This is a predicted structure of a 74-nucleotide RNA (transfer RNA) from a Chloroflexota bacterium. Rfam family: tRNA. Gene Ontology term of the family: triplet codon-amino acid adaptor activity. Rfam describes the family as follows. Transfer RNA (tRNA) molecules are approximately 80 nucleotides in length. By type it is a transfer RNA. The sequence was found in a public genome assembly.
[in-house]
């Protein structure tokens, strides 16, 4: 230095052909329940969808570039 893949919530992770407000599981905060404490029940907070910039009426999703990871080649 070249090829592919990936970056979405505190963690792992999904997101259809571009279409109304971006969603699970675990975690967390609160109230209930228990003598407590786990379990459970209910409600809730948490997101600049790496970044810049570009098409569209409309971007997480498509297009360019840069950064960062992980693998293969040199």
């Nucleotide at each position: 230095g070249g090829g592919c893949g990936g970056u979405u919530a505190g963690c792992u992770c999904a997101g259809u052909u571009g279409g109304c407000u971006a969603g699970a599981g675990c975690g967390c905060u609160u109230g209930c329940u228990c003598g407590a404490c786990a379990c459970g029940c209910a409600a809730g907070a948490g997101g600049u969808c790496a970044c810049u910039g570009g098409u569209u009426c409309a971007a997480g999703u498509c297009c360019a570039g840069u950064a960062c990871c992980g693998c293969c080649c040199a």